[in-house]
Molecule: SAM riboswitch aptamer (S box leader)
Organism: Paeniglutamicibacter psychrophenolicus
RNA sequence: UACCCAUCCCGAGCGGCCGAGAGAUCUGGCUCCCUGACGCCGCAGCAACCACCUCCGUCAGGUGAAGUGCUAACGCCAGAACCGAUGGAGA
Numbered sequence: 001u002a003c004c005c006a007u008c009c010c011g012a013g014c015g016g017c018c019g020a021g022a023g024a025u026c027u028g029g030c031u032c033c034c035u036g037a038c039g040c041c042g043c044a045g046c047a048a049c050c051a052c053c054u055c056c057g058u059c060a061g062g063u064g065a066a067g068u069g070c071u072a073a074c075g076c077c078a079g080a081a082c083c084g085a086u087g088g089a090g091a
Base pairs, nucleotide, nucleotide: 001091004088005087006086007085008084013043014042015041016040017039021032022031023030025080026079027078028077029076044071045070046069049067051063052062053061054060075083
């Protein structure tokens, strides 16, 4: 990284650094933002994909140390493109 599967209206923020744009792309809206957004780091938290436990097993339920993920607004909304993100599986 191709192909495949599942999910994407639930939930969860503080501090430090930086300094002007950000919300994936295009168009149109809307929103956030120098009272410091976005991003990075730390800590904290949320969730339960994987993992583990109960069960012969499926379903179901539970745990949350460790591997990921996530912590404005439905992937912000609509259209276009038929894309993107995360996890699993896999060559």